This is a predicted structure of a 1496-nucleotide RNA (small-subunit ribosomal RNA) from an uncultured bacterium.
RNA sequence: CCCUUAGAGUUUGAUCCUGGCUCAGAAUGAACGUUGGCGGCGUGGAUUAGGCAUGCAAGUCGAGCGCGAAUCCCCGCAAGGGGAGGAAAGCGGCGAAAGGGAGAGUAAUACGUAGGUACCUGCCCUCGGGUCUGGGAUAGCUGCGGGAAACUGCAAUUAAUACCAGAUGACGUCUGAGGACCAAAGGUGUGAUUCCGCCAGGGGAUGGGCCUGCGUCCUAUCAGCUAGUUGGUGUGGUAAAAGCGCACCAAGGCAAAGACGGGUACGGGGUGUGAGAGCAUGCCCCCGCUCACUGGGACUGAGACACUGCCCAGACACCUACGGGUGGCUGCAGUCGAGAAUCUUCCGCAAUGGGCGAAAGCCUGACGGAGCGACGCCGCGUGUGGGAUGAAGGCCUUCGGGUUGUAAACCACUGUCAGUGGGGAGCAAAUGGCUAGGGGUUCUCCCCUAGUCUUGAGCGAUCCGCAGAGGAAGCACAGGCUAAUUCCGUGCCAGCAGCCGCGGUAAUACGGAAUGUGCAAACGUUAUUCGGAAUCACUGGGCUUAAAGAGUCCGUAGGCGGCAUGUUAGGUGAGGUGUGAAAUCCCCCGGCUCAACCGAGGAAUUGCGCUUCAAACCGGCGUGCUAGAGGAAGAUAGAGGUGGGCGGAACUGAUGGUGGAGCGGUGAAAUGCGUUGAUAUCAUCAGGAACACCGGAGGCGAAGGCGGCCCACUGGGUCUUUUCUGACGCUGAGGGACGAAAGCUAGGGGAGCGAACGGGAUUAGAUACCCCGGUAGUCCUAGCCUUAAACGAUGAGCACUAGACCGAAGAACCUCCACGGUUUUUUGGUCGUAGCGAAAGUGUUAAGUGCUCCGCCUGGGGAGUAUGGUCGCAAGGCUGAAACUCAAAGGAAUUGACGGGGGCUCACACAAGCGGUGGAGGAUGUGGCUUAAUUCGAGGCUACGCGAAGAACCUUAUCCUAGUCUUGACAUGCUUAGGAACCUUGGUGAAAGCCAGGGGUGCCCUUCGGGGAGCCUUUGCACAGGUGCUGCAUGGCUGUCGUCAGCUCGUGUCGUGAGAUGUCGCGUUAAGUCGCUUAACGAGCGAAACCCUUGUCCUUAGUUGCCAGCGCGUAAUGGCGGGGACUCUAAGGAGACUGCCGGUGUUAAACCGGAGGAAGGUGGGGAUGACGUCAAGUCCUCAUGGCCUUUAUGACUAGGGCUGCACACGUCCUACAAUGGCGCGCACAAAGGGAUGCAAAGCCGCAAGGUAGAGCAAAUCUCAAAAAUCGCGCCUCAGUUCAGAUUGCAGGCUGCAACCCGCCUGCAUGAAGCUGGAAUCGCUAGUAAUCGCGGGUCAGCAUACCGCGGUGAAUGUGUUCCUGAGCCUUGUACACACCGCCCGUCAAGCCACGAAAGUGGGGGCCACCCGAAGUCGCUGUCGUAACCCGCAAGGGAACAAAGCGCCGAAGGUGUACUCCGCGAUUGGGACUAAGUCGUAACAAGGUAACCAAGGG
Repeated sequence: CCCUUAGAGUUUGAUCCUGGCUCAGAAUGAACGUUGGCGGCGUGGAUUAGGCAUGCAAGUCGAGCGCGAAUCCCCGCAAGGGGAGGAAAGCGGCGAAAGGGAGAGUAAUACGUAGGUACCUGCCCUCGGGUCUGGGAUAGCUGCGGGAAACUGCAAUUAAUACCAGAUGACGUCUGAGGACCAAAGGUGUGAUUCCGCCAGGGGAUGGGCCUGCGUCCUAUCAGCUAGUUGGUGUGGUAAAAGCGCACCAAGGCAAAGACGGGUACGGGGUGUGAGAGCAUGCCCCCGCUCACUGGGACUGAGACACUGCCCAGACACCUACGGGUGGCUGCAGUCGAGAAUCUUCCGCAAUGGGCGAAAGCCUGACGGAGCGACGCCGCGUGUGGGAUGAAGGCCUUCGGGUUGUAAACCACUGUCAGUGGGGAGCAAAUGGCUAGGGGUUCUCCCCUAGUCUUGAGCGAUCCGCAGAGGAAGCACAGGCUAAUUCCGUGCCAGCAGCCGCGGUAAUACGGAAUGUGCAAACGUUAUUCGGAAUCACUGGGCUUAAAGAGUCCGUAGGCGGCAUGUUAGGUGAGGUGUGAAAUCCCCCGGCUCAACCGAGGAAUUGCGCUUCAAACCGGCGUGCUAGAGGAAGAUAGAGGUGGGCGGAACUGAUGGUGGAGCGGUGAAAUGCGUUGAUAUCAUCAGGAACACCGGAGGCGAAGGCGGCCCACUGGGUCUUUUCUGACGCUGAGGGACGAAAGCUAGGGGAGCGAACGGGAUUAGAUACCCCGGUAGUCCUAGCCUUAAACGAUGAGCACUAGACCGAAGAACCUCCACGGUUUUUUGGUCGUAGCGAAAGUGUUAAGUGCUCCGCCUGGGGAGUAUGGUCGCAAGGCUGAAACUCAAAGGAAUUGACGGGGGCUCACACAAGCGGUGGAGGAUGUGGCUUAAUUCGAGGCUACGCGAAGAACCUUAUCCUAGUCUUGACAUGCUUAGGAACCUUGGUGAAAGCCAGGGGUGCCCUUCGGGGAGCCUUUGCACAGGUGCUGCAUGGCUGUCGUCAGCUCGUGUCGUGAGAUGUCGCGUUAAGUCGCUUAACGAGCGAAACCCUUGUCCUUAGUUGCCAGCGCGUAAUGGCGGGGACUCUAAGGAGACUGCCGGUGUUAAACCGGAGGAAGGUGGGGAUGACGUCAAGUCCUCAUGGCCUUUAUGACUAGGGCUGCACACGUCCUACAAUGGCGCGCACAAAGGGAUGCAAAGCCGCAAGGUAGAGCAAAUCUCAAAAAUCGCGCCUCAGUUCAGAUUGCAGGCUGCAACCCGCCUGCAUGAAGCUGGAAUCGCUAGUAAUCGCGGGUCAGCAUACCGCGGUGAAUGUGUUCCUGAGCCUUGUACACACCGCCCGUCAAGCCACGAAAGUGGGGGCCACCCGAAGUCGCUGUCGUAACCCGCAAGGGAACAAAGCGCCGAAGGUGUACUCCGCGAUUGGGACUAAGUCGUAACAAGGUAACCAAGGG
């Protein structure tokens, strides 16, 4: 200076936390999908440093040199000659080492930053000086050859700024300080000291070489590396220091602050993201490095070990006449390949820059431009205003409408962009040519001014005109996160999905449509980075229980460290200064119309160096101190350790005695022991192990751990004194020691116990739990092992921060002593404040507040596994992954539910009783079977005499067979045609139906033509209809828990919260009923009460009921007059409330007993059913959404079926008899029904019944007889005088009709059955049991159902058990809630990984062999112009081919190492709706669980 920190979804029934996964943001050299108008500025081979056709990318200089083509001019007839001219090639110079490309290699020979110097530096600048005299060659050219080509040989000749020699030489170089050595070239021009060059030297600038400090990825499952290695001396070498090379000498050098090895990677400026710190990254641009087909090498040069130079080797490709050659796009374009993927074989040197040149100029795929790609950023447009009949169409709809939507149409405008036509600033200014003038002393050189001439590849702002809304909108999303919803289709299918998750017939989640939302020439997806993630925490996390404290101590390095004082200035702080390239980022200003983009200035660049100052703190050095630490003295507690000795109890064995049949063991047994004498008991002896009581939340120890007594040796602690030392301290990576039990090795020992093992039980099984035995082991000695839930699941040390109480070991003081009290040190515990904590909890023994050091954690599983290493005799220990897979795994607490957890309490729950069911026959329902059909529903309790309060037809149904109807059997409306309605006949047919006739002409209005209403028939259309599906779309109703006592709310309080409290506790009750206590106080729904009925009484009323008294009448009867007393009827009241007494209890609530009373503690019975549970039941009562059907799943008809029968179950009836059966006789009810009805008397029939019809809409008449009971008689224990099934015959009734398929009667027949296995049901009093009566349904049909009364018991006043329920509490891994959850093998599929005989490949090292090119060294016969000697020949010097030697790439061989792949087979692991076996864990999980070892 700038900037200013956001969360959400997902574990649970819910909560808080931990923790991972996922999302919203920004970004990209991107790619893919759909779509696509214009422009500006950028950007574009990220993969195969894979291979490349073609063209171009480095030349230039004639003012260095020789030669000199074409062409032109002149002379000449021509040949030819001369001049101008200057191409091409060559010699020579400079350049080619720049520019351009790429990132393979490289973890340091690199880069960044700050320094250094033992060095070099062409062109450039500057200074002074020089530029003299000679020489011999060689390309080219020419001639002759070789070769397919590339190329090349020989001969002769020639020039230079090419080459050589000599001279001159210092301020140069070397030096032994005497001396020695080293240069040069000319060109232009009429003309050069002057311009351009050349030579030697000094300085500068620029560029480089080398050296140093610091910084620079992952891996220790790489821990040791190193022989030129480290140093020295000498020598060589280089531009230059140096083991850079060599010889000799010495034995060093590096490394836990990570050497060596392995992997990966160009580094930086910067870029992306982020609040920042960081994290990630290194595209374009800039700087540096490295590379140029792969590997090696040098040459030339100022500079290279050289991208478009040379040599060699290799791979690859091309040409070839087969002899031999050629090539290197990681330059610009382009091509192939691979890939998800990355462009034109463009234009120009006009600008900027570079090379050469004196210059003109030439060259320049650098560069400037254009092209292609929405690849990115930025800008513009696709129109603007009005316009409601809210048009049509689409979609939805509750059918009213809503929405698309002012949107469109329509009206009025505008003219951006694109299109078309035309004009056009600017990118251009310099250089240069010419002319003129001026200046530099002179000049051919330089500078300035003016005029004139010349140069645009490409772009083109902007302006003018034309036409016309015309040419220009898509993509994604719409369940939540996350802005935005409806319909249809589909039906766990098709599909979606970033996470959670959607889809199994009403999908806002799939697909389509409509609508909406977001962004917009784009929008989505994928990939990657940062963020969110404080989820590696420096800023800024944790470790009791969530992942995480090493089992413990000692101690090395390291880290940290008491008080005082002096000094230093390394850290630290302040100032100054150099540097931190530019670009980028930021600020300000400016230029393109804006913006992107670009220009200018500033800031920043948090860094490093130099320098000055300060001295508190940290560090260093010095001197002191005593509070830390240690020593000393005195006292002291203790299961501290090691060794030795001793002791008693118990146990087992042996011997002997007594004794005589069992013992032992268990849930019960058995195996086992015992008449060869056990068990039991007594005595003696032997052996081994462990030490009762004391013993304690007690003591000691670092931890593991330590327990009889005595002795010896020995470690540590505490207290007191304040005597000594004087920071000697704390922690502690590596390291060392100790370290329960089990286990291992060797040798002993062995009583008891006791893995394994044997046997007996248990069990479906029982390799277990229980029992009888029993080996290792347990014990000792020596040595290993080194692990535990080694736990306080809590590392060590120091300091500080309320207390209270209880122990252990001391000391001091008060006190005469003792008891006791006070203070204090150490130590073991409990509770608790603040604080902390997710909570549970912790709390001076911290999990509080701080400091120091160490260890450890980063989602679950895979896995403490694999692999490597290391330790171990082994078992195994330590170290310790990944692939793959899941969206959780987990902690604490909450509410429930559950428990073969606990406590309290209740219920015909059990017990005590009575009677049943289960056995028989029958009835009825269900299953099953059967059938053309046996319609459908109901399914533990809570389906099964249930829907159905009554299937012969009807009922009755998509039940079956057959025949028919199609606007329909039923409703409403419109429409065509006809007819009143209505009545009726015939044919056919099983009927329905179909076909054909007959009679009949009504009402209202009328203009008399006709019209209208209702009804009927008919045509067509809307629609009707459905007991069709879905009770898991629903309403309503119902069952059940359960008439159980519970279920909640308001306010308050507590808790972060879910929640808790209240509703708990103590009593009490049938009850959450009531009382008391109480952070609760109140309230609601339930309980109770109110209602009905029954039990007592009273009042009122008195017919159809009643009849005491008074009359009448009868054979007799309330039959009659009358009466209201009684019964009764039916309306109203009274009564019962723990009200009274006593006791108990808390003085309470209440309980117990009693009195009175018809009734006593809810008097009996009924109705009444809280919040909720069971997706309980019902779409077939009804209603209803959706779906399906419409000449049928609707409607009608006939017949059949629902009644079918090897069988199984439920509920009942009747029985099995004598408490009975039969016959005769004789009593006593209640509650009901009755008009399509109940029906009397009488008569007929054995009877069912018939006839008859009085009476009665009923307290009047009637059904109607009550039965059991009681009395008498018979039967006498039997398949009967029990029982009544079955069957035959004959009848009756109802009904259109009794065959399938009704009920009843009479006669005959007379089955099973003699009290019922396991099991199971109901009932606590007017109950059970038993007896009959009535009603509904109904034409008829009742053992069922609903009611009624009669007779009328037994047992229990208990809660151990079974079942169910309520409250409190406890555990939980359950929450679909134990019918829960869940483990392992086996079997199947699939995936990744490990092992594996081996096998294939990569990498680097080592040893040896071979040894190209080439430098260096040696030799250098042959060869050679320059210099020397010589007249010459020749010789010398020098050069040099060739040879040899060292080194040396590629190649070869070999032993190991390391990495990757494949691999028969094998091992475990992960995952996968419905497989097998068991049930290990979660509750006391049915043997508490867990840890270690052995076995199955």

Model confidence (mean pLDDT): 83 of 100.